[in-house]
RNA sequence: GUUUGAUCCUGGCUCAGAGUGAAUGCUGGCGGCGUGCCUAACACAUGCAAGUCGAACGAGAAAGUUUUCUUCGGAAAAUUAGUACAGUGGCAGACGGGUGAGUAAUACAUAGAUAAUCUACCCUUAAGUGAGGAAUAACCCACCGAAAGGUGAGCUAAUACCUCAUGGUAUUUUUUUCUACUAAGGAAUUAAAUUAAAGGAGGGGAUCUCUAUAUGAGACCUUUCGCUUGAGGAUGAGUCUAUGUCCUAUUAGCUAGAUGGUGGGGUAAUGGCCUACCAUGGCAAUGAUGGGUAGCCGAGCUGAGAGGCUGAUCGGCCACACUGGAACUGAAACACGGUCCAGACUCCCACGGGAGGCUGCAGUGGGGAAUUUUGCGCAAUGGACGAAAGUCUGACGCAGCGACGCCGCGUGAGGGAUGAAAGCCUUCGGGUUGUAAACCUCUGUCAAAAAGGAUCAAGGAUAUCGUGGUUAAUACCCACUUUAUUUGAUUUAACUUUUAAAGGAAGCCCCGGCUAACUACGUGCCAGCAGCCGCGGUAAUACGUAGGGGGCAAGCAUUACUCGGAUUCACUGGGCGUAAAGGGAGCGUAGGCGGUUUGAUAAGUUAGUGGUGAAAGUCCUCAGCUCAACUGAGGGACUGCCAUUAAAACUGUCAAACUUGAGGACAGGAGAGGAAAGUGGAAUUUCCGGUGUAGCGGUGGAAUGCGUAGAUAUCGGAAAGAACACCAGAAGCGAAGGCGGCUUUCUGGACUGUUCCUGACGCUGAGGCUCGAAAGCUAGGGUAGCGAACAGGAUUAGAUACCCUGGUAGUCCUAGCCGUAAACGAUGGAUACUAGGCCUUACUACUAGUAGGGCCGUAGCUAACGCGUUAAGUAUCCCGCCUGGGUAGUACGGUCGCAAGUCUGAAACUCAAAGGAAUUGACGGGGACCCGCACAAGCAGUGGAGCAUGUGGCUUAAUUCGAUCAACGCGAAAAACCUUACCUGGGCUUGAACUGUAGGCAUUAGCAACCUGAAAGGGAUUGUGAUUCGUCUUUGACGAAACCUACAGAGGUGCUGCAUGGCUGUCGGCAGCUCGUGUCGUGAGAUGUUGGGUUAAGUCCCGCAACGAGCGAAACCCUUGUUCUUAGUUGUCAGCGAGUAAUGUCGGAUACUUUAAGAAGACUGCCGGUGAUAAAUCGGAGGAAGGUGGGGAUGACGUCAAGUCAGCAUGGCCUUUAUGUCCAGGGCUACACACGUGCUACAAUGGGUGGUACAGCAGGAAGCUAAGCCGCGAGGUGGCGCAAAUCCUUAAAACCACUCUUAGUUCGGAUUGCAGGCUGCAAUUCGCCUGCAUGAAGUUGGAAUUGCUAGUAAUCACGGAUCAGCAUUGCCGUGGUGAAUUCGUUCUCGGGUCUUGUACACACCGCCCGUCACAUCACGAAAGCUGGUGGUGCCAGAAGUCAUUUUCUUAACUUCGGAGAGAGAUGCCUAAGGCAUUGCUAGUGAUUGGGGUGAAGUCGGAACAAGGUA
Repeated sequence: GUUUGAUCCUGGCUCAGAGUGAAUGCUGGCGGCGUGCCUAACACAUGCAAGUCGAACGAGAAAGUUUUCUUCGGAAAAUUAGUACAGUGGCAGACGGGUGAGUAAUACAUAGAUAAUCUACCCUUAAGUGAGGAAUAACCCACCGAAAGGUGAGCUAAUACCUCAUGGUAUUUUUUUCUACUAAGGAAUUAAAUUAAAGGAGGGGAUCUCUAUAUGAGACCUUUCGCUUGAGGAUGAGUCUAUGUCCUAUUAGCUAGAUGGUGGGGUAAUGGCCUACCAUGGCAAUGAUGGGUAGCCGAGCUGAGAGGCUGAUCGGCCACACUGGAACUGAAACACGGUCCAGACUCCCACGGGAGGCUGCAGUGGGGAAUUUUGCGCAAUGGACGAAAGUCUGACGCAGCGACGCCGCGUGAGGGAUGAAAGCCUUCGGGUUGUAAACCUCUGUCAAAAAGGAUCAAGGAUAUCGUGGUUAAUACCCACUUUAUUUGAUUUAACUUUUAAAGGAAGCCCCGGCUAACUACGUGCCAGCAGCCGCGGUAAUACGUAGGGGGCAAGCAUUACUCGGAUUCACUGGGCGUAAAGGGAGCGUAGGCGGUUUGAUAAGUUAGUGGUGAAAGUCCUCAGCUCAACUGAGGGACUGCCAUUAAAACUGUCAAACUUGAGGACAGGAGAGGAAAGUGGAAUUUCCGGUGUAGCGGUGGAAUGCGUAGAUAUCGGAAAGAACACCAGAAGCGAAGGCGGCUUUCUGGACUGUUCCUGACGCUGAGGCUCGAAAGCUAGGGUAGCGAACAGGAUUAGAUACCCUGGUAGUCCUAGCCGUAAACGAUGGAUACUAGGCCUUACUACUAGUAGGGCCGUAGCUAACGCGUUAAGUAUCCCGCCUGGGUAGUACGGUCGCAAGUCUGAAACUCAAAGGAAUUGACGGGGACCCGCACAAGCAGUGGAGCAUGUGGCUUAAUUCGAUCAACGCGAAAAACCUUACCUGGGCUUGAACUGUAGGCAUUAGCAACCUGAAAGGGAUUGUGAUUCGUCUUUGACGAAACCUACAGAGGUGCUGCAUGGCUGUCGGCAGCUCGUGUCGUGAGAUGUUGGGUUAAGUCCCGCAACGAGCGAAACCCUUGUUCUUAGUUGUCAGCGAGUAAUGUCGGAUACUUUAAGAAGACUGCCGGUGAUAAAUCGGAGGAAGGUGGGGAUGACGUCAAGUCAGCAUGGCCUUUAUGUCCAGGGCUACACACGUGCUACAAUGGGUGGUACAGCAGGAAGCUAAGCCGCGAGGUGGCGCAAAUCCUUAAAACCACUCUUAGUUCGGAUUGCAGGCUGCAAUUCGCCUGCAUGAAGUUGGAAUUGCUAGUAAUCACGGAUCAGCAUUGCCGUGGUGAAUUCGUUCUCGGGUCUUGUACACACCGCCCGUCACAUCACGAAAGCUGGUGGUGCCAGAAGUCAUUUUCUUAACUUCGGAGAGAGAUGCCUAAGGCAUUGCUAGUGAUUGGGGUGAAGUCGGAACAAGGUA
């Protein structure tokens, strides 16, 4: 960051940090220091990695050179050289170097023990080093073999081997004493026995010996190196003990040398280490045994720490050396570059047989994402050998390769605005890259070139000058010292100087949020991105590119892994009522914990001291490389372990006591506590009998069913089983499950009261044991009612259900099993403490106490809800359990069970959520209240007919387009052309209309003609032919307009109403919607706005943690109804006058009507009732009008991505000789059909004919048009009057007469024919009207549905807009006549308020479950198959140690007998191998099972609302 509309919480996922032996992508200047097969302990070509000593020993060349001789073929001598190669012998090859396979303890770490041990070389010390002997390799000869190699005969030496002597403090035995950590020990002591040796080198004056008589050898003296036996040290090693050291119980029992003892053997040494005998032990829930994984540590990484992860480089330990086994040698090995055997592999071979072991350094192949040179040198450090020189040393020192890591440096610095060019963006003004560049000035690190140039070197050796030691010695030798010479792989290095020149040196990632950094274009759920959330469906800051910006920088990103964040396993530092989580309940074992007092002890605890805790590393300080990395020195730390001393509070242990915890005794009362036996009545059913007759029963309504063979009903009787009405209660009892008629018997527990007794006897409780509803199972009974399954009837689209009629298991009893439930207070048990109030049960000492059962509530707690002395508060103790959702309580394994099934209990894979509580809405086939022509009550209709009109559909070249309730007589208040957007055809292309720039001023434009054509248009010609305006320097010039040409650009009813403005519809004829301050709540939010009344109204009143306010409602506005005032013309005419056949016609008048301005009036104002003394309501009076008087305009916050790009405007996209534009014709008027809205009817409340009467709103100049005349009529003619209270326009229903008499009619008028009229260029597609004729359907309309509450419905006519014409049917208005009904709010629809539930929030047109089908993924089962790895038994048994040995061989010694040694043979053990059997584990497997996932599949609708059967 991410669950939600929002909130709080729980909870997972993800990110930011640090790190790496890394790898990958892009990029790459220099240097220093480090580092580099993590994989195949896979296989290895080649070279090197362990030798050395001639001062232990024998033997001993050659080439070459020189000299001499020569028969020139050569020979000899010297030298080479006592050299090389090889051998005997000594020491070293057990170190150094590599690797981590094995190993969960024969390992490692820490601390101890060794009185149970060894230790070559080295150091110190003691003593010694005498006398002899026999061989053997090399060598030579012979032989075998391809080779490797071997055999035989002969010669020879030693510091090789053997014998003897001597000998101790050595070893073995023994005597005695002391000591006291384990008496199997140590120290001392007596006696006896046994056991040694080797010489080499240097020097030497006398003396002596030998002989090849010498520069000889030896004795002798001396120095030194060796050697032998001891003692001690140092070093190294062996063994033992304690503690610590991964996962797994879906591994619970393991063990026969196993555990111990005795004797013996073996070892350097203890020990079942081995063996014989004896005993039966030993280990294990504090996890034995088994399985898996793993070298361990110092340390490294991370972290605040505690921890977690790791075990590369460096250092300590261990293990291993092709695999397995074995021993030899040796001080040390069971031996990386030794031996033997077996096996696999590779190589050689003459096929007979042999050879080999890079997990040393390089290197090769292979594996892999991935890891270097077949380098230089022993100069330094270290090692082996040697007296030494020295030799050897892939240890090591260096170099090479790799940005693999860390560290350092550079890629320039200062100035420089016209803010250049160019890029990008732009609101077109500009902005930005950007002082950046150019340009000017300066510097010179690194790299380049040239020149110079340290340290790492000390020692040793040789020569030399001395001093000292040793010695008989001035010799030799040793030590020190002087001088000189000599040793460098790295090194063409570090470093210094000079030269020249800004010259050679910057990339990578990112820019939606987390997370620093934004624009344009392209793309259009495509291509793609993505760590999480998520972006992309035509305006993408999220993809790709560019510009710009941010970050890091010779690197930058990505991937992988570790720690962190994660208090997300919680020791520090979490939880369990509802989020995951309390075991169904009790009893109780181990264990854990435990009241008061005193004493002792010192295990825990605390303090001091000592030892150890290697070095390196980390930390601090100082120092050395110019700094740093790196390195050196010193310090500190190493939180640990051990030993020892001390303390005694607390815990433990031991001892003694106490009474309050616990228990017991005594006395009581309460109770559906349990078990057994008995017993009672009501009811149901069945049976028997009586009465009685046609139905009963059942349901929403029915049917199945029962009944005339007599049911149901009713009366009497009988039988059987099960359950116990009322009492009955939030009551009681029980550990839980659970327990209910009554009586008896047996029995458990709790409680109360009172004193007494025991004396911590307690709490909890892993395993274990017992109990444990219902259903189910086994056996036997029983069965009235009820009743899974089943059958039938209904319902339904279906109905394997809900409803009904039946009905079997079962329900009941006995005996056993099962062992689970939402077994719930979803709350484990115990103890203590912490305000109260009310109700209730039991007891008592009754204003109260104790023990229970409940409600409310304080503090406190809680995410909230809520809990609150019956805690979910405050604390302690013990047990159980949890760690994201799904997969899954599934699979496998085990356990229990007769079975069903129970208990235990995963993973792969998949998602970024799943979840709790509360909030606001919305919704409910939830509730309450209220309203509305919503229903009801009525009136008239629609739906049926014909026609008109609109729509869908179909058709068509086109039937232009839009419009779901809220489209459908709508946009359209007028489609013949036009309109017109559509189609067909013909044309035009700066265009039909508009703007700008440039050019043109004329034979121009325009006008009038001509040809062609349907027109538009095109064509070319003739005639005429310039104009308008302005300025100026005025025969004219210039500019503007107009026109033409060219270029920008126009145009578009083309797309997107889901990019928009504006306007409109709908909810809504509703009464709501909000805000400020305050208060409450962690918060979303609440309060106010809810409540009690009232209203048409959130209208008003009252109350209230609210107080106020705003938008709506109301009012203000228009109209209508009454009156008044004013004004009277074109209106009016009562009175007066005049006139006419008649009429306000005229004079007059302004009273009335009326007109149109202004006022008044109505406010619940008055009275009474009701109400709360309110608001208000009911009734009344007055009044023209009464409670908003009627009507209109007026439409809150918002909702529907509602409608409209085709009214208009407008972003973006598309089009530009066409999607623009012009024209002609056609189409929008089509027609099997369906729907909506209307008109006219079906007739007598009527039709027809005749007569008579009464309106209002309006309109009129390209207009309305009078009288008159013509026509049956439409109409024609005519032209008075009127720009209008003046003129134009018959109102019709109604009323009065007559006729028609119930019929498809004298109803109805469709349709059609003929003849006409009018408008208009034009009436065919396609107008309206008239006359005559024709005379269709239709006789009141199914389901369903609409309007209307009063001047309303219904009915009647009139006017207007549009308009050339076209509406007696549409729309908008006007008046005339003029009803019925409303009990009421149960129901339908819609709305409002409150409340409730919710798994909904795109908000029920919601959400969501399961099967099936398809695709795909992982997993399980499975006849089996194939590997790996164990156990057991048997067979066979290499090499080898050991044992035995009757066979054979044999130099040293011999007392001659042997001793000793070797070989062979035999035996025990035993590796690989084989056979059999069994376990574990891995892979695979036809088929099969469920599970997960997947934009638009099928079937239903199980859950969420009372989810429609809770």
A computed fold for a 1510-nucleotide RNA from a metagenome, annotated as small-subunit ribosomal RNA. The sequence is in RNAcentral, with records from SILVA. Its mean pLDDT, the model's own confidence on a scale to 100, is 82.